[in-house]
RNA sequence: GGCGUAGCGCAGUUGGUAGCGCGCAUGGUUCGGGACCAUAAGGUCGUGGGUUCGAAUCCCGUCGCCU
Numbered sequence: 001g002g003c004g005u006a007g008c009g010c011a012g013u014u015g016g017u018a019g020c021g022c023g024c025a026u027g028g029u030u031c032g033g034g035a036c037c038a039u040a041a042g043g044u045c046g047u048g049g050g051u052u053c054g055a056a057u058c059c060c061g062u063c064g065c066c067u
Base pairs, nucleotide, nucleotide: 001066002065003064004063007022008021009020010019016053025039026038027037028036046062047061048060049059050058
């Protein structure tokens, strides 16, 4: 100096409902499976505070990883 957001990989930076791909689950399809289609679940945004009507986003502290 950079990074930390769903099981994994990531997006979201003029502050305003937190998303995508893969995976998982259920259903459809199939003789069965894969592929494909549909639906659903899953997040106290590393953590503790502050500012604000409102914070993943701004400010301070702190922990971990990379350089």